Record summary: The prediction has a mean pLDDT of 84. A computed fold for a 723-nucleotide part of an RNA from a Thermoplasmata archaeon, annotated as large-subunit ribosomal RNA, domain II. The organism belongs to Thermoplasmata, within Archaea.

[in-house]
Context: one part of a larger RNA
RNA sequence: GCCAGGGAGUUUCGAUCUAUGGCGAGGUUAAGGCCAAUACGGCCCAAGCCGCAGGGAAACCGACAGUCCGCAGCGCCGCAAGGCGUCAGGGACGGGGUGCGCUCGCCCGAAGUCAUAGGUGGAAGACCCGAAGCCAAUCGAUCUAAGCGUGGGUAGGUUGAAGCCUGCCGAAAGGUAGGUGGAGGACCGAACCGGUGUUGACGUGCAAAUCACUCGGAUGACCUGUGCUUAGGGGUGAAAGGCCAAUCUAGACUGGGAAUAGCUGGUUCCUCCUGAAACUACUCGCAGGUAGGUCUCGGCCGAGCUAGCACCGGAUGUAGAGCACCGAUUACGGGAAGCGGGACCGAAAGGUCUCGGCCUGUUGUCGAACUCCGAAGUUCGGUGCGGCGUAGACGCCGGGAGUGAGCGCGGCAGGGGUAAGCCCGCCGUGCGAAAGGGAAUGCAACCCAGCGUCGCAUUAAGGGCCCCAAGUGUCGGUUCAGUGUCAUGUAAAGGGCGUCCGUGCUCGAAAACAACUGGGAGGUGGGCUCAGAAGCAGCCAUCCUUCAAAGAGUGCGUAACAGCUCACCAGUCGAGGGCAUGGGCACCGAAAAUGGACGGGGCUAAACCGAUCCCCGAUAUGCGACCAUACUGUUUUGACAGUAAUUGUGUAAGGAGGCGUGGUGCUCGGGUAGAAGUAGGGGCGUGAGUUCCUAUGGACCGGGUUCCAUCGAAAAUCCUGGG
Numbered sequence: 001g002c003c004a005g006g007g008a009g010u011u012u013c014g015a016u017c018u019a020u021g022g023c024g025a026g027g028u029u030a031a032g033g034c035c036a037a038u039a040c041g042g043c044c045c046a047a048g049c050c051g052c053a054g055g056g057a058a059a060c061c062g063a064c065a066g067u068c069c070g071c072a073g074c075g076c077c078g079c080a081a082g083g084c085g086u087c088a089g090g091g092a093c094g095g096g097g098u099g100c101g102c103u104c105g106c107c108c109g110a111a112g113u114c115a116u117a118g119g120u121g122g123a124a125g126a127c128c129c130g131a132a133g134c135c136a137a138u139c140g141a142u143c144u145a146a147g148c149g150u151g152g153g154u155a156g157g158u159u160g161a162a163g164c165c166u167g168c169c170g171a172a173a174g175g176u177a178g179g180u181g182g183a184g185g186a187c188c189g190a191a192c193c194g195g196u197g198u199u200g201a202c203g204u205g206c207a208a209a210u211c212a213c214u215c216g217g218a219u220g221a222c223c224u225g226u227g228c229u230u231a232g233g234g235g236u237g238a239a240a241g242g243c244c245a246a247u248c249u250a251g252a253c254u255g256g257g258a259a260u261a262g263c264u265g266g267u268u269c270c271u272c273c274u275g276a277a278a279c280u281a282c283u284c285g286c287a288g289g290u291a292g293g294u295c296u297c298g299g300c301c302g303a304g305c306u307a308g309c310a311c312c313g314g315a316u317g318u319a320g321a322g323c324a325c326c327g328a329u330u331a332c333g334g335g336a337a338g339c340g341g342g343a344c345c346g347a348a349a350g351g352u353c354u355c356g357g358c359c360u361g362u363u364g365u366c367g368a369a370c371u372c373c374g375a376a377g378u379u380c381g382g383u384g385c386g387g388c389g390u391a392g393a394c395g396c397c398g399g400g401a402g403u404g405a406g407c408g409c410g411g412c413a414g415g416g417g418u419a420a421g422c423c424c425g426c427c428g429u430g431c432g433a434a435a436g437g438g439a440a441u442g443c444a445a446c447c448c449a450g451c452g453u454c455g456c457a458u459u460a461a462g463g464g465c466c467c468c469a470a471g472u473g474u475c476g477g478u479u480c481a482g483u484g485u486c487a488u489g490u491a492a493a494g495g496g497c498g499u500c501c502g503u504g505c506u507c508g509a510a511a512a513c514a515a516c517u518g519g520g521a522g523g524u525g526g527g528c529u530c531a532g533a534a535g536c537a538g539c540c541a542u543c544c545u546u547c548a549a550a551g552a553g554u555g556c557g558u559a560a561c562a563g564c565u566c567a568c569c570a571g572u573c574g575a576g577g578g579c580a581u582g583g584g585c586a587c588c589g590a591a592a593a594u595g596g597a598c599g600g601g602g603c604u605a606a607a608c609c610g611a612u613c614c615c616c617g618a619u620a621u622g623c624g625a626c627c628a629u630a631c632u633g634u635u636u637u638g639a640c641a642g643u644a645a646u647u648g649u650g651u652a653a654g655g656a657g658g659c660g661u662g663g664u665g666c667u668c669g670g671g672u673a674g675a676a677g678u679a680g681g682g683g684c685g686u687g688a689g690u691u692c693c694u695a696u697g698g699a700c701c702g703g704g705u706u707c708c709a710u711c712g713a714a715a716a717u718c719c720u721g722g723g
Base pairs, nucleotide, nucleotide: 002722003721004720005719006718011124012123013122015120016119017118018117019116020115021114022113023112026050027049028048032044033043034042035041054061055060064094066093067092068091069090073086074085075084076083077082095108096107097106098105099104127266128265130263134256135255136254138252139251145230146229147228148227149226150225151224152223153222154220156188157187158186159184163180164179165178166177167176168175169174192217193216194215197213198212200211201210232248234244235243236242269658270657271656272655273654274653279292280291281290282289283288293403294402295400296399297398298397299396300395304388305387306386308385309384310383311382312381313380314379315378316377320373321371322370326367327366328365331362332361333360334359335358339356340355341354342353343352344351345350406431407430408429409428410427411426412425414424415423416422436448437447438446452626453625454624455623456622457621458620462616463615464614465601466600467599471613473612474611475610476609477608478607484603485602494588495587498585499584500583501582502581503580504579505578506577507576515572516571517570518569519568521545522544523543526540527539528538551566555564556563627648628647629644630643631642632641633640634639635638659712661709662708663707665705666704667703668702669701670700677696678695679694680693681692682691683690684689
């Protein structure tokens, strides 16, 4: 892990609400008694309790035959729509009681009570299992800690203290040498005691601390036998919170005791209806509660209500903008009742200049806590449209909750943060609590789409070469990079005669651009500088002539020259060329760890951009049938016939109706011609389940109806047993 059996909202009291029943201005007995005797028994007993009056702290005082509106119903009129009358219940006014009391509060025109069942909250173990702990009594020092009494043990080897003896030296005190001697928490090392390192072995062990090698002490504060003492907030401790019987930062055991647990886990049959929250406030509150919000169920009322859109009339101070205020702030002017610092002059008074400050003009900028301005929006009221509503909306009252850890995406002219699958708001939407199709597979919230059970069609998103349903469709372009074929699922600054489409300017049959052929000269080697400087190291100037044209020279080159070349000109040739700029698609920039990913194959379209026709494709949509639910009508209350564009997903939760198990009263049945149970199979029911057949089995079992329950198992590291 598996199987079987067991296993969790119970019971009592008092409270409250609902349903049903009895009686009703009353209702009801309790203890107890009588009859009866396996009783959901019968009859007495009125004490008590609740109700019949409230208000007031109390003393105390002490309550509706009024009027109006008006739903249902009823009556009348009307073919109907509807109208009229009356109007239980309902509403309003008035009146009344009381409290100083019409400023005001509470109350008044009669409904309760008892029982049964159910919901909920309270007290109790209170749905079940689960602590670590706290307290009390008792038992422990056969382990271990310390002490006391009385015993035992310590191979062998080494060192050689004091003291003593003798020799020598010394006046002596004494010194020194040799011996003798045998001290020591002395040395080495067995027994014995210990337990350093290998962080070795072992680690369901040989063992709940062992084994191996190594290592410490080994005459001592040594080791050890035996007897005795100290006890739980206590002992003992060369002190580690160590040890006190494999237990110690407070022993064990029994009891208080089912301690408490705002925490974890578990909590057992079915179907139908509705269906949340993760927010606000307070809280020794932040893993919890209480109130409100949001969900559900029942009742009451009786005609309006309103999410959306438009218009009209109000409110507002954000985004933006601006500098008129407040505050910050660039540059340049001007000013004086001449305020502060500095410099100069002066004996001083004082004067001049300058830098600030202040005022003012022009100019240039900023602000969540600035505003001369100011949206979009948001919001209030009204009207119209739309939506809901007598099949009862809106509203009101009462019973029951759950929730109070949320999360994603889109938007914000929202805040924080470098940013985040980040944190905090608001609006919307979704997941939560939502299936189906698409996104290759996988994937809560991205796209389509909101699901009773079936059948047949049509579409959505997305797709149509093969895997794989549907076009190797048509038309026009782009890309050569396997770019791409991924909605998101990586890329930038920067770079390039990749290529396509534009725009502007310019040259060109008086021949452009490119290429080829020829020329490319003279004054002159300009002047300066310099070893040299001749077009070409550098500085200055950059003229003139001949010409079709040719720079005091564009680059290479030389030590300097030379040489090659260019500008420029002519010829050959014969139609476009050059520059700048905008856009599309591609390229480089471009690195990660097993071999690898467009889902794959593969594709030059089966890629990208645009146009167009067809098709595939879902639980969506349409049609048909059925089921359930809600409502309507009829009605013998069991059903039948209809309506549903505006019913059918659903966690927590609320509500309704059923199935099954054990038993009980009444009633009706089955069974040795085969009961229950078991195994296999056929039917019925949406389902819990139920029924039939065959076999086995061998003695009990079931239907209807009422009531009573220790009444339903897959989970709790559940309990017991099995294998």